This is a predicted structure of a 1456-nucleotide RNA (small-subunit ribosomal RNA) from Elaeis oleifera. The RNAcentral record of the sequence draws on SILVA. Lineage of the source: Eukaryota > Viridiplantae > Liliopsida > Petrosaviidae > Elaeis. Its mean pLDDT, the model's own confidence on a scale to 100, is 80.

RNA sequence: AGAGUUCGAUCCUUACUUAAGGUGAACGCUGGUGGCAUGCUUAACACAUGCAAGUCAAAUGAGAAGUGAUGUUUCUAAUGGUGGAUGGGUGAGUAACACGGAAGAAUCUACCCUUGGGAGGGGAACAACAACUGAAAACAAUUGCUAAUAUCCCAUAGGCUGAGGAGGAAAAGGAGGAAUCAUUCGAGAAGGGGUUUGCAUCUGAUUAGCUAGUUGGUGAGGCAAUAGCUUACCAAGAUGAUGAUUAAUAGCUGGUCCGAGAGAAUGAUCAAACACAUUAGAACUAAGACAUGACCCAGACUCCUAUGGGAGGCAUUAGUAGAGAACAUUUUGCAUUGGAUGGAAGCCUGACGAAGCAAUGCCAUAUGGAGGUAGAAGGCCCAUGGAUCGUGAACUUUUUUUCUUGAAGAAGAAGCAAUGACAGUAUUUGAGAAAUAAGCAUCGACUAACUCUAUGCUUGUAGACAUGGUAAGAUAGAGGAUGCAAGUGUUAUCUGGAAUGAUUGUGCGUAAAGCAUUUAUAAGUGGCUUUUCAAGUCCACCGUCAAAUCCCAAGGCUCACCACUAGACAGACGAUGGAAACUACCAAGCUAGAGUAUGGUAGGGGCACAAAAAAAUUUCGGUGGAGCGGUGAAAUGCAUAGAGAUUGGAAAAAACACCAACGACAAAAGUACUAUGCUGGACCGACACUGAAUUGAGAGAUGAAAGCUAAGGGAGCAAAUGAGAUUAAAUACCCCAAUAGUCCUAGCUGUAAAUGAUGGAUAUUAGGCACUGUGUGUGGAGACCCAUGUAGUGCUGUAGCUAAUGUGUUAUCUCAGCUAGGGAGUACAUUCACAAGAAUAAAACUCAAAGAGACUAACAGGGGCCCGCAGAAGCGGUAGAGCACGUGGUUUAAUUCGAUGCAAAGAGAAAAAUCUUACUGAAGCUUGACAUGCUGUGAAUCCUCCUAAAAGAGAGGGGUGCCUUUGGGAACACAAACACUAAUGGUGCAUGGCUGUUAUCAGCUCGUGCCAUAAGGUGUUGGGUUAAGUCCCACAAUAAGCAUAAUCCUCGUAUUUAGUUGCCAUCGUUGAAUUUGGAACCCGGAACAGACUGUCGGUGAUAAGCUAAAGAAAGAUGAAGAUGACAUCAAGUCAUCAUGCCCCGUAUGGCCUAGGCAACACAUAUGCUACAAUGGCCAAGACAAAGGGUCGCGAUCCUGUGAAGGUGAGCUAACUUCAAAAAUCCGUCCUCGGUUUGGAUUGCAAGUUGCAAAUUGCCUGCACAAAAUCAGAAUCGCUAGUAAUCGUCAAUAUAGUAGUGAAUUCGUUCCGAGCUUUGCACACACCACCCGUCACACCAUGGAAGCUAGCCAUGCCUGAAAUCAUUACCUUAACUGCAAUGAGGGAGAUGCCAAAGGCAGAACUACUGACUGGAGUGAAGUCGUAACAAGGUAGCCGUACUGGAAGGUGCGGCUG
Repeated sequence: AGAGUUCGAUCCUUACUUAAGGUGAACGCUGGUGGCAUGCUUAACACAUGCAAGUCAAAUGAGAAGUGAUGUUUCUAAUGGUGGAUGGGUGAGUAACACGGAAGAAUCUACCCUUGGGAGGGGAACAACAACUGAAAACAAUUGCUAAUAUCCCAUAGGCUGAGGAGGAAAAGGAGGAAUCAUUCGAGAAGGGGUUUGCAUCUGAUUAGCUAGUUGGUGAGGCAAUAGCUUACCAAGAUGAUGAUUAAUAGCUGGUCCGAGAGAAUGAUCAAACACAUUAGAACUAAGACAUGACCCAGACUCCUAUGGGAGGCAUUAGUAGAGAACAUUUUGCAUUGGAUGGAAGCCUGACGAAGCAAUGCCAUAUGGAGGUAGAAGGCCCAUGGAUCGUGAACUUUUUUUCUUGAAGAAGAAGCAAUGACAGUAUUUGAGAAAUAAGCAUCGACUAACUCUAUGCUUGUAGACAUGGUAAGAUAGAGGAUGCAAGUGUUAUCUGGAAUGAUUGUGCGUAAAGCAUUUAUAAGUGGCUUUUCAAGUCCACCGUCAAAUCCCAAGGCUCACCACUAGACAGACGAUGGAAACUACCAAGCUAGAGUAUGGUAGGGGCACAAAAAAAUUUCGGUGGAGCGGUGAAAUGCAUAGAGAUUGGAAAAAACACCAACGACAAAAGUACUAUGCUGGACCGACACUGAAUUGAGAGAUGAAAGCUAAGGGAGCAAAUGAGAUUAAAUACCCCAAUAGUCCUAGCUGUAAAUGAUGGAUAUUAGGCACUGUGUGUGGAGACCCAUGUAGUGCUGUAGCUAAUGUGUUAUCUCAGCUAGGGAGUACAUUCACAAGAAUAAAACUCAAAGAGACUAACAGGGGCCCGCAGAAGCGGUAGAGCACGUGGUUUAAUUCGAUGCAAAGAGAAAAAUCUUACUGAAGCUUGACAUGCUGUGAAUCCUCCUAAAAGAGAGGGGUGCCUUUGGGAACACAAACACUAAUGGUGCAUGGCUGUUAUCAGCUCGUGCCAUAAGGUGUUGGGUUAAGUCCCACAAUAAGCAUAAUCCUCGUAUUUAGUUGCCAUCGUUGAAUUUGGAACCCGGAACAGACUGUCGGUGAUAAGCUAAAGAAAGAUGAAGAUGACAUCAAGUCAUCAUGCCCCGUAUGGCCUAGGCAACACAUAUGCUACAAUGGCCAAGACAAAGGGUCGCGAUCCUGUGAAGGUGAGCUAACUUCAAAAAUCCGUCCUCGGUUUGGAUUGCAAGUUGCAAAUUGCCUGCACAAAAUCAGAAUCGCUAGUAAUCGUCAAUAUAGUAGUGAAUUCGUUCCGAGCUUUGCACACACCACCCGUCACACCAUGGAAGCUAGCCAUGCCUGAAAUCAUUACCUUAACUGCAAUGAGGGAGAUGCCAAAGGCAGAACUACUGACUGGAGUGAAGUCGUAACAAGGUAGCCGUACUGGAAGGUGCGGCUG
């Protein structure tokens, strides 16, 4: 400090995820030791049992124990004193003076401390106790006795009030004495408490008003004290956008954790203050409470009960149940520290000190150290050579932290002694044996670490991306590796990264984001000069900011964690004193901002009123006579009842051509014929006056179109609607009609792509050009031109900025708005509106993206250029018939397999009767038909018989070879066991190789340089030209490569060379065999020449080239072939071959026989034959090329109607043979008929090959004589020796070969390809992407008649306990009084207040709800095709109507 994820790639915006650290944690696996910490975060849920607050006999009376007895002593209940307001726990409530920090004034304070005094004299009771009674218990009643530091009166001290007086008021003793302690009054201090104020402290405005003792005053009451704290009266205030009230949530702080910091989150342990003690209320006592282990009452719950009534409160400690992912022992001691009490000893203390449990955390430490290669065994991988685990182990040697077992043994204890829970602990020191001690997670990238096996979109993994569909570094296991280590990983949660809420520190044209515009209030910010002041600001000093923590420095536990000692910054708040630059304030001025007045100017600026012209429409009259109108084409419509056309008159409404512009004005919306009236703003000039502003939350005003209300108006246009077309449909586009509306008046609505998608103000910053308004200057007769100011409107452009596009800067002040996409500008709620609707404005849920700009490619029913039998022109076909052949389908035991648009289908297959053969049935084999290795026997080859469908099974015979070192060996055959062999088994989507196709199209790239943030671009583009990225010229490009071209083969011409089996001539023959000669021709073989736009004319930029001509066998690539760039189609082939992996291995291998590949309703591709006279049959006669042939071609002659048979010359081929060329030509017949066309089909009889011809061959003869009379939609081939047609070869066909031999081309609309440009929401790339309804499933949510519950304002009823008040009802020891009485007290009653409860219940909150609304999600549902390309009607925004749905149309607006 970053990283992953949007894309084909790139840059940006933005969100999600991740690496780090933390925790009172939990869970999984694992677990040696020690120290120090920590341990119910959930149910403030309920609690069995024990303990946690007592103490004092030196306040008091009494009783008991004990002793032989007394005394001393000890114990006990009671009166009395003091303490149970501390300590300990919890965080429910509380948004508040509760807490925090800082200031105060009107107060109280037991014990303790300091100080000044006092303590004199009397009285009457009540507990305990005794007796007796009631009761289950708790406990209660009556009678009698008694003490005090209990209680009462007087004196003394002191205090309050304030003058006529009235009322009230202290004390205690103990010891022999002193000292001392205790007690009482007054004063003071310390510490503590109560109370007040300003500041600070979470969220919601879809909570905006709230308040009635409320705000203030006076009187009275009350309190320790102030106070509406309470009450009577008076006034009507108080509070709030600086957020009252209300709702939700929450204990607060020191601190803790994260962060560089600012800041975010948090509030366990420790500490401070607060609140609470089963729920709610109330008081008593006391210095102090409205009281955790006190009291009273009410509610809920639990327990006891004799049913009458009682008892209880673990949020003390330990523990139990429950809840939960989750948190400990019913331990020990008062030895230490501290607390209560006491004169003290002492006693009490679950505070505290300790131990126990838990890896919960932090720290420390061990599980050994050193040597040790035969690199052992074993695992794992393997290229079979080896590599690795690995010096790791074994083995040798050594040490003892820990462990086991002995011995010694603390500090903590003070003040002379005594006193130690922990604990026989820490620690020290012997003995023993490496002996007791390593795991967890990960290994696709982020992120350190890689292979094998299993699995086969299965099991599963996953933090996001993603992974898994038979070769998974991502699942599972294994080996190895990496990380951390007594732990490790996961989960949860907080901060960080996140500059993703931005004060430090972001942005807003197009990504989210500028209000439609303007005026102006609060508020923020603010021009120049000089004073005042000291609020902000700055300086000095003082106080505070508890301790602990953090930080720093020493020393101490062996180190460390830890504990201890000392020290400390900055900030904040407050007090005091100063400074005066800046901001604010006070006062006085200024004119550069802003404005007023003044002289002019331009203008569709606004409002009102008046009038004109042109066109369209309607209507009246004339002329006229058949169509008009409309469209892509039509129809609806109008028209002989006279349309349309033309001409004259009239009516009414709306809008204003030309001028007109890149122009003008206005805040925006917006504004255009002309004239008049009223009126707002702007600019320029001159420079008189005033003397400061700007932005602007709320608020006011204006605000296109559509729409609404009311009254008019209505020519044209035109939502809706009705017809007509189009169409699969057409609720649309097109056409004919036509209503609201559009217009006016008065109101409402308040929205638009209300846009420059760009808020306003001010200052500053290069130019150039043009226009509008208005000044100045020179020249000019003028029009005007030129120069120079100012205000506006545009274009271009430097610097700069920007993700880029682009913009033309940017900075300051200020306002509005944004924080991923969807859900959604939706729901609910509120405000506004007549309505339609507008404004404000969420959440659940869901996804990992959505988005901006630009690059490349592909695509376009976009544009431009160009090419091609692409179309057109032409010739001939296919599709119809019959047959052949291939395929599909069907059938079958099997019909083996593969190929499927072009680019499968007379193709693999250069031949399926057997074989082939891979398929099916049956029979039989298992080291095998074939290969290699090892052992044994025998040479091998060969022959015969028997059984069987054959394979196979069985029996017999014959034969002894070759080499040799004489041991044996080589080849071959047989036999046995094993390694293995074998497979046309699977995967062409694991592959190689080969092939097809785009396409014989002209393209595809690279080095270096340059441009761009980058993807990329340039080069390869531009101007010409070509068949061609072919060539030339220009050019930030310059070189180069693969394709193109050329090189190669064939054909066409000539020359040279060599002439046999070929050619010519000759001799000879009936004809041959045969003889001789030649190299001129034909021919075949070899070599070479020839063609290059070379020459001339024209044209072009003078180039490249084009065009025409000459000559030439051939002329512009001469013709044809081979040759196939980068790439595309997961194209084809595992069945040519090769090959990975998988599978079979008594079978998916091998052998044999028979069958099948040949089936047959049908569909289809490719051909053949035809339908006839340009023909058919017959007869006769000519002319080829290229091929094949000893497994053969087969002449000749004879036989047969023929296929063929017999015979067998010649030929290993320029020799011989297949072999006859056919169409053509000449001639006869046929004469338009299903025929002398056509030949399918079938019958009979033959021939031939072969082991075999039935399934299933070919051929011959005779007989039979089907469909078919030129072929629908549609579609194919071909540009010259081509199409068409004829034969031939070969093995049917393709291919090859030769013969005969045409026609046509206006010109580029369609199809396809190439280049370029524009658009794009596509990139699997238009067979793309994508929208909405409907149907189904799931999920969350809104409405809803209602139902239920909570909370709570308010009203009413009832009203416990307690305080206070009242009381001519009852009662009463102390004092008073002679007495009656009085004073005072008590019980009861009444009243105020009032908890719980009851009734009613607005508002709010939550659950649920038949039904219902839309939303979201979901590999392969339905209907259409709205958007993206001109998306096939450009799209979108607002509004209105309308339609199954996307949508359509009208009006206005925008260009995105």